[in-house]
Context: one part of a larger RNA
Molecule: small-subunit ribosomal RNA, central domain
Organism: metagenome
RNA sequence: CUGGGCGUAAAGCGUGCGUAGGCGGUUCGUUAAGUCAGAUGUGAAAGCCCCGGGCUUAACCUGGGAACUGCAUUUGAAACUGGCGGACUAGAGUUGAGUAGAGGGGAGUGGAAUUUCAGGUGUAGCGGUGAAAUGCGUAGAUAUCUGAAGGAGCAUCGGUGGCGAAGGCGCUUUGCUGGACCAUAACUGACACUCAGGGACGAAAGCUAGGGGAGCGAAUGGGAUUAGAUACCCCAGUAGUCCUAGCCGUAAACGAUGGAUACUAGGUGUUGUCUGUAUCGACCCGGACAGUGCCGUAGCUAACGCGUUAAGUAUCCCGCCUGGGGAGUACGCACGCAAGUGUGAAACUC
Numbered sequence: 001c002u003g004g005g006c007g008u009a010a011a012g013c014g015u016g017c018g019u020a021g022g023c024g025g026u027u028c029g030u031u032a033a034g035u036c037a038g039a040u041g042u043g044a045a046a047g048c049c050c051c052g053g054g055c056u057u058a059a060c061c062u063g064g065g066a067a068c069u070g071c072a073u074u075u076g077a078a079a080c081u082g083g084c085g086g087a088c089u090a091g092a093g094u095u096g097a098g099u100a101g102a103g104g105g106g107a108g109u110g111g112a113a114u115u116u117c118a119g120g121u122g123u124a125g126c127g128g129u130g131a132a133a134u135g136c137g138u139a140g141a142u143a144u145c146u147g148a149a150g151g152a153g154c155a156u157c158g159g160u161g162g163c164g165a166a167g168g169c170g171c172u173u174u175g176c177u178g179g180a181c182c183a184u185a186a187c188u189g190a191c192a193c194u195c196a197g198g199g200a201c202g203a204a205a206g207c208u209a210g211g212g213g214a215g216c217g218a219a220u221g222g223g224a225u226u227a228g229a230u231a232c233c234c235c236a237g238u239a240g241u242c243c244u245a246g247c248c249g250u251a252a253a254c255g256a257u258g259g260a261u262a263c264u265a266g267g268u269g270u271u272g273u274c275u276g277u278a279u280c281g282a283c284c285c286g287g288a289c290a291g292u293g294c295c296g297u298a299g300c301u302a303a304c305g306c307g308u309u310a311a312g313u314a315u316c317c318c319g320c321c322u323g324g325g326g327a328g329u330a331c332g333c334a335c336g337c338a339a340g341u342g343u344g345a346a347a348c349u350c
Stems, first nucleotide, its partner, number of pairs: 004321003007304002012318001014201002017198001021194002025088007033081002035077008049065006091191001092188005098181002103177002106174003110154001115149007125136002162169002206247006215241002220236004258317006266295011299306002323350003332343004
């Protein structure tokens, strides 16, 4: 370099944006860089290969040819790729009109509950467990009623329901803001797809500074259990969980399945929009497009299974894999306050 692969065996970057690069719709003209054909020059000799010759043969030597798949110049061809110019609208996008939505970030508000505090009633237990004990309680607890404070999360609706690129998003009101989808007309006219580097976002935990702290709760203390119990169970409880500003950059970041496009039986749910029949509407019965589930044909698969939301059939682009351990370690470099992260071996061994 070629090859074979990446749902579960090794292997899809956590996700999107996007530069270089790669690749790219229909049609006309032109060009001739790629491409194809001819010619000329060159491609040393020897060697390899083919046909001969010479040593008795062979090795060896020797004559001729072919080959040297290449390069350069030149003459042509114009289908395809590329360049240039013109046109188009099926890809892509824009505008007008609607729709659904826990999409994002800001400000405000609400009620239920837990806890604490104050007061009333009230009396001996409460709490907890497999059983207990630590713990709380006659300094009046638990229970119950009234009031107040404060923090955090928003029951029911709630749904293989919705939205978002992913992480993720759920009381409610308001103003700001991103995206998607249906139908229809007009407009731009290939503006597309993918994307090494790059830069952006990125759960939880963790870190820095300042707040906040109700409940829960690593660590820690105590009670149990046990042979022991640095655990599981119980009583407490600090960081943390929350807010603001910044950092970290990782997850079984999972559909363990990269993105785009086209094609390839059906059946049945559900969400959004439009629409037919009908009587304005609603229901019912259909249809189309866009999502989201289940089952299943062909096909694929080692099997499990996937199956128009493909793991089927094809094209384009990117990433990644190459026996197990050593090891996601060492070293170097980069980033980080640190924790550490990214990149990432070898000896040796089976």